[in-house]
Context: one part of a larger RNA
RNA sequence: CUGGGCGUAAAGCGCGCGUAGGCGGCCUGAUAAGUUGGAUGUGAAAGCCCUGGGCUCAACCUAGGAACUGCAUUCAAAACUGUCAGGCUAGAGUAUGGUAGAGGAUAGUGGAAUUUCCGGUGUAGCGGUGAAAUGCGUAGAGAUCGGAAGGAACAUCAGUGGCGAAGGCGGCUAUCUGGACCAAUACUGACGCUGAGGUGCGAAAGCGUGGGGAGCAAACAGGAUUAGAUACCCUGGUAGUCCACGCCGUAAACGAUGUCAACUAGCCGUUGGGGGGCUUGUCCCCUUAGUGGCGCAGCUAACGCGAUAAGUUGACCGCCUGGGGAGUACGGCCGCAAGGUUAAAACUC
Numbered sequence: 001c002u003g004g005g006c007g008u009a010a011a012g013c014g015c016g017c018g019u020a021g022g023c024g025g026c027c028u029g030a031u032a033a034g035u036u037g038g039a040u041g042u043g044a045a046a047g048c049c050c051u052g053g054g055c056u057c058a059a060c061c062u063a064g065g066a067a068c069u070g071c072a073u074u075c076a077a078a079a080c081u082g083u084c085a086g087g088c089u090a091g092a093g094u095a096u097g098g099u100a101g102a103g104g105a106u107a108g109u110g111g112a113a114u115u116u117c118c119g120g121u122g123u124a125g126c127g128g129u130g131a132a133a134u135g136c137g138u139a140g141a142g143a144u145c146g147g148a149a150g151g152a153a154c155a156u157c158a159g160u161g162g163c164g165a166a167g168g169c170g171g172c173u174a175u176c177u178g179g180a181c182c183a184a185u186a187c188u189g190a191c192g193c194u195g196a197g198g199u200g201c202g203a204a205a206g207c208g209u210g211g212g213g214a215g216c217a218a219a220c221a222g223g224a225u226u227a228g229a230u231a232c233c234c235u236g237g238u239a240g241u242c243c244a245c246g247c248c249g250u251a252a253a254c255g256a257u258g259u260c261a262a263c264u265a266g267c268c269g270u271u272g273g274g275g276g277g278c279u280u281g282u283c284c285c286c287u288u289a290g291u292g293g294c295g296c297a298g299c300u301a302a303c304g305c306g307a308u309a310a311g312u313u314g315a316c317c318g319c320c321u322g323g324g325g326a327g328u329a330c331g332g333c334c335g336c337a338a339g340g341u342u343a344a345a346a347c348u349c
Stems, first nucleotide, its partner, number of pairs: 004320003007303002012317001014201004021194003025088007033081002035077008049065006091191001092188004096183004103177007110154001115149007125136002162169002206247006215241002220236004258316006266294012278281001298305002322349003331342004
């Protein structure tokens, strides 16, 4: 080395792009590095193994054989892998024409609502709870009508609907921009897959600088509850939540399911596209790309999964190896910090 695994038992990196590396479609020719066969040389002796012989046997000794699975040289083979040359179009991509979409960025803009302020009407309560109280109100609140300001979020549409690699994305309009899908042709001609390092993106919270601040609301204050109540409930309320720029780099970042490809019964929905049918309909059928519900075979410890596989296979990467100690200490790297990342041992059961 030759194991077994990773949905829930330990185990899929949060997600992309991509370097090295690994792996790689069909046909023809060449080559002969890998590969296969033969020959020659070598592979000390002893030992191991086999067959004899000698000590009365055995251990032991001794003779012969086999073996030494290797290496080198050489001759040959050419299926497969490699390499070189030529070709192909089924993988991959490009072009043309369409389509759907909360995909992204920037700018502008709209209405409802909350709050505050101003003015009118108007009078004694309002608010809140299980019940209350703190709180607000005769300096005129709450209610109601009109006006203004400002910030944040976009009801209905709305949907196991859509888009995006993931995080995520929802009023409307414009500009810029990424990707996907479909149909028919044309073109390139394996240009591909994966991906250690690397690099980019990455919710919320948090941090830095400068703005902004309506509502909500850690901390905090008060009122209740309670044996207590550093809580749950109530009244307030600051960071924060919002914007710009820069950090942080983590989540039950979940489908707890890595990416790519091929193959393997059916049935029912739904979204986007294409085609066809007639009885032209709120219709039916086929096909393709998604997205859901069942389900055969198969798989699974079971639950369940079941063409969106956890089935049958292949390629590549990541990860696991009893519980605690511990995702901790130390060291390294990163960070302004908070901390992140890499990651033990003693000891113990």
A computed fold for a 349-nucleotide part of an RNA from an uncultured prokaryote, annotated as small-subunit ribosomal RNA, central domain. The coordinates come from a structure-prediction model, not an experiment, and the mean pLDDT is 90. Its Rfam family is "Bacterial small subunit ribosomal RNA". The full RNA is in RNAcentral, with records from ENA.